The prediction has a mean pLDDT of 77. This is a predicted structure of a 123-nucleotide RNA (TPP riboswitch aptamer (THI element)) from a Deltaproteobacteria bacterium. Of the family's consensus pairs, 96% are formed in the model. The organism belongs to Myxococcia, within Bacteria. Its Rfam family is "TPP riboswitch aptamer (THI element)". Rfam describes the family as follows. Vitamin B(1) in its active form thiamin pyrophosphate (TPP) is an essential coenzyme that is synthesised by coupling of pyrimidine and thiazole moieties in bacteria. The sequence was found by an Rfam model in a public genome assembly.
[in-house]
């Protein structure tokens, strides 16, 4: 004279996504009927990735807000923008990669620590 992983407490900060089966109607379609098939609609048992896609209440509806869980907090890829991106997957999507040493983006104190480590004196 001073640390680090890495814990804890308070306080913040963020993000909620993509499909779909029973069943029901349904333009049409078949020379005609009928049978079948059938864009589209309306429904959502569940599925698929993650750490996390949930719950409640208001709104016509975009969307808003709150609570809970999770994750992250400058050692900051949690998360926003780019983004109706670019490549590849898939039933479908930030499901993977990539633009990315890009641009942002939310902090204090405690333990750790009687002190690793480093300087000086003395021996």
């Nucleotide at each position: 004279g001073u640390a680090a992983a890495c814990u804890g407490u308070u306080a913040g900060g963020g993000g909620u996504g993509c499909c779909a089966a029973a069943g029901g109607g349904a333009a049409g379609u078949u020379a005609a009927a009928g049978a079948g098939c059938a864009a589209c609609c309306c429904g959502g048992a569940g599925g698929c990735u993650g750490a996390g896609a949930g719950u409640c209440g208001c709104g016509c509806a975009g969307g808003c807000g709150g609570c809970a869980a999770c994750c992250c907090u400058c050692u900051g890829a949690a998360c926003c923008u780019g983004g109706c991106u670019u490549g590849g997957u898939c039933a479908a999507u930030g499901c993977c990669a990539g633009c990315g040493u890009a641009g942002g983006g939310a902090a204090a104190c405690a333990g750790g620590a009687a002190g690793a480590c480093g300087c000086a004196a003395a021996g």